A computed fold for an 84-nucleotide RNA from Desulfovibrio sp., annotated as transfer RNA.
The sequence was found in a public genome assembly.
Taxonomically the source falls in Desulfovibrio (Bacteria, Pseudomonadati, Thermodesulfobacteriota, Desulfovibrionia).
RNA sequence: GCCGGGAUGGUGGAAUUGGUAGACGCGACGGACUCAAAAUUCGUUGGGAGCGAUCCCGUGAGAGUUCAAGUCUCUCUCCCGGUA
Numbered sequence: 001g002c003c004g005g006g007a008u009g010g011u012g013g014a015a016u017u018g019g020u021a022g023a024c025g026c027g028a029c030g031g032a033c034u035c036a037a038a039a040u041u042c043g044u045u046g047g048g049a050g051c052g053a054u055c056c057c058g059u060g061a062g063a064g065u066u067c068a069a070g071u072c073u074c075u076c077u078c079c080c081g082g083u084a
Base pairs, nucleotide, nucleotide: 001083002082003081004080005079006078007077010026011025012024019067027045028044029043030042031041032040046057047056048055049054060076061075062074063073064072
């Protein structure tokens, strides 16, 4: 250089054919249990605005297609593998 795969919360990792993004686990925080703690168990857990109902933003970066993009197309950045 060329070819292939990947980048999603604090973290690992899902999301079928484009149709509610963040399931599930870990971690964190709060409660129960305990003299106390561990273990176990219940709940909450992206960011912002709002008293609230609710709304807005968010999938490496930028653009395009579409009513609608994590998903399709183009360019770029970074990571992994293959190849001369």
Record summary
Its mean pLDDT, the model's own confidence on a scale to 100, is 80. Its Rfam family is "tRNA".